[in-house]
Molecule: SAM riboswitch aptamer (S box leader)
Organism: Isachenkonia alkalipeptolytica
């Protein structure tokens, strides 16, 4: 790195090292030193696994700004702003080759 199938408008810290980037791509808009990334604790959540009649527990993952931060391609609607629908990309889980 490929398939598949499900789900992304809800949830989640004034903590501690850290010390400049950070929001997948691009474009745009944002966040950040009144402190990014990351890693440790907390927390959210329940896709698998186990136990259990069942609420629920341990574990495996995962997530912890902003609708998946918005558009990225088709089609409708509208005079134009604009708005719906689907798709696509892209995350996450589980399966498979």
């Nucleotide at each position: 790195a490929c398939c598949u199938u499900a789900u992304c408008c809800a949830g989640a810290g004034c903590g501690g090292u850290g010390g400049a980037g950070g929001g997948a791509c691009a474009g745009g808009c944002c966040c950040u030193u009144u402190g990014a990334a990351a890693c440790c604790c907390g927390g959210c959540a329940a896709c698998c696994a186990u136990a259990g009649a069942a609420g629920u527990a341990u574990g495996g993952u995962g997530c912890u700004a902003a609708u998946u931060c918005c558009u990225g391609c088709a089609g409708a609607a509208u005079g134009a702003u604009u708005u719906c629908u689907g798709g696509g990309a892209g995350a996450u889980a589980a399966g498979g080759a």